Predicted 3D model of a 472-nucleotide part of an RNA (small-subunit ribosomal RNA, 3' major domain) from a metagenome.
It matches the Rfam family "Bacterial small subunit ribosomal RNA". Rfam links the family to the GO terms ribosome and structural constituent of ribosome.
The coordinates come from a structure-prediction model, not an experiment, and the mean pLDDT is 84.
Context: one part of a larger RNA
RNA sequence: UGACGGGGGCCCGCACAAGCGGUGGAGCAUGUGGUUUAAUUCGAUGCAACGCGAAGAACCUUACCUGGGCUUGAAAUCGCCCGGACAGCCGUGGAAACACGGUUUCCUUCGGGCCGGGCGACAGGUGCUGCAUGGCUGUCGUCAGCUCGUGUCGUGAGAUGUUGGGUUAGUCCCGCAACGAGCGCAACCCUUGCCUUUAGUUGCCAUCAUUAGGUUGGGCACUCUAAAGGGACUGCCGGUGUUAAACCGGAGGAAGGUGGGGACGACGUCAAGUCCUCAUGGCCCUUAUGUCCAGGGCUACACACGUGCUACAAUGGGCCGUACAAAGGGAUGCGAACCCGCAAGGGGGAGCAAAUCCCAAAAAAACGGUCCUCAGUUCGGAUUGGAGUCUGCAACUCGACUCCAUGAAGCUGGAAUCGCUAGUAAUCGCGGAUCAGCACGCCGCGGUGAAUACGUUCCCGGGCCUUGUACA
Numbered sequence: 001u002g003a004c005g006g007g008g009g010c011c012c013g014c015a016c017a018a019g020c021g022g023u024g025g026a027g028c029a030u031g032u033g034g035u036u037u038a039a040u041u042c043g044a045u046g047c048a049a050c051g052c053g054a055a056g057a058a059c060c061u062u063a064c065c066u067g068g069g070c071u072u073g074a075a076a077u078c079g080c081c082c083g084g085a086c087a088g089c090c091g092u093g094g095a096a097a098c099a100c101g102g103u104u105u106c107c108u109u110c111g112g113g114c115c116g117g118g119c120g121a122c123a124g125g126u127g128c129u130g131c132a133u134g135g136c137u138g139u140c141g142u143c144a145g146c147u148c149g150u151g152u153c154g155u156g157a158g159a160u161g162u163u164g165g166g167u168u169a170g171u172c173c174c175g176c177a178a179c180g181a182g183c184g185c186a187a188c189c190c191u192u193g194c195c196u197u198u199a200g201u202u203g204c205c206a207u208c209a210u211u212a213g214g215u216u217g218g219g220c221a222c223u224c225u226a227a228a229g230g231g232a233c234u235g236c237c238g239g240u241g242u243u244a245a246a247c248c249g250g251a252g253g254a255a256g257g258u259g260g261g262g263a264c265g266a267c268g269u270c271a272a273g274u275c276c277u278c279a280u281g282g283c284c285c286u287u288a289u290g291u292c293c294a295g296g297g298c299u300a301c302a303c304a305c306g307u308g309c310u311a312c313a314a315u316g317g318g319c320c321g322u323a324c325a326a327a328g329g330g331a332u333g334c335g336a337a338c339c340c341g342c343a344a345g346g347g348g349g350a351g352c353a354a355a356u357c358c359c360a361a362a363a364a365a366a367c368g369g370u371c372c373u374c375a376g377u378u379c380g381g382a383u384u385g386g387a388g389u390c391u392g393c394a395a396c397u398c399g400a401c402u403c404c405a406u407g408a409a410g411c412u413g414g415a416a417u418c419g420c421u422a423g424u425a426a427u428c429g430c431g432g433a434u435c436a437g438c439a440c441g442c443c444g445c446g447g448u449g450a451a452u453a454c455g456u457u458c459c460c461g462g463g464c465c466u467u468g469u470a471c472a
Base pairs, nucleotide, nucleotide: 001472002471003469004468005467007466008465009464010463011462012461013460015456016455019420020419021418022417023416026310027309028308029307030306031305032304033303034301035300042053043052064296065295066294067293068292069291070290073122077121078120079119080118081117082116083115084114088103089102090101091100092099093098106113107112124285125284127283128282129281133279134278135274136273137272138270140268145183146182147181148180149179150178151160152159153158164174165173166172189262190261191260192259194230195229196228197227198226199225200224203220204219205218208217209216233256236250237249238248239247240246312413316372317371318370319369320368321367328359329358330357333352334351338347339346340345379410384405385404386403387402388401389400390399426448427447428446429445430444431443432442
């Protein structure tokens, strides 16, 4: 100087407390451990691995296993030699890859181009080392910290500044042997909330006409769209405070003290993660650890754990009628009306490179009606049988969906444990990426919409000062 303390002081955070909803029990989905296996490819392992890499394993992917092939190689550059158009097509064998045989047969400036074969340099490696590395990322933590120049003090390590009082984000004020400065904080950026101006189609409809309908004429007020501005600064008032910084209350205001949300992550820590994104040193393989193909596996199953979905019901379940979004996507795409089918879906093909057309029905809710009346049930839907649809060369291993039948466990979950402070939790549906097909996951969108916070003694994590230390 740090680190540590079941030392002290001060202060924060859904850290506790106060509340609401879960997990832990059930069934299923998914990841992991373990076990099994010819293989169940590899990595990730307290927080910070475990719906993680994977935004989508039937073949492919694919790195694993079994079997069948190739050896200048699936793809690259170069040199020498030889041959010919090559590619392709046909036949035989074969699971295919491929092997063998046959056949058609090029341009040229005569150098060659193009292709094949041979030889040699070399290629290739998702092989090892993340403890040799770059890059990228997680984490402490959006915590308020981390440092430097000069000066001063100290023999020196170092200190001071950065400590102290107040306030708080090391934000600022006052003081001070310090005076300044940098990286962080904040602001500048995006979005959302209010207003104005500009603009008015594909959007909108107050007035006029018209229609089944903003459908058409008309209009751009309003909504909206999207560009430029305004607006919030403790600016104003009162109080507290040191006349400071600031804090508390109030006015006005759409918004008030950082308005809400996002992007943004200091010096560093964990030899944290990644050699399987990529790059790369070293090592290793070279008729194989390279490469091609078929099939299998990654989907196994006594079991254990994590993360989710659906429930256990009456604030509910079924049926009928009747509403209201936002954000997105669409061209070998989205696909309307209409017809067929109980349905998945099929036929059909209008319109739309889309504020125009389509996906598209929002759902929960609310209102009215009706059945169920506490029951393993008209709760719950697992499992299984049968019949189908769609995608795709192909759904056996191993897809999703539909219909009929079947109707399991489950009556609110031990010890323990998680999330959340407001348009949040809870709950309801909608869209997108990936994608031929496949979503309970992920990333977004809106609808309905709470309860509670006395307080900081305790648990956890963190910041500053101080103290002890046989630790570095």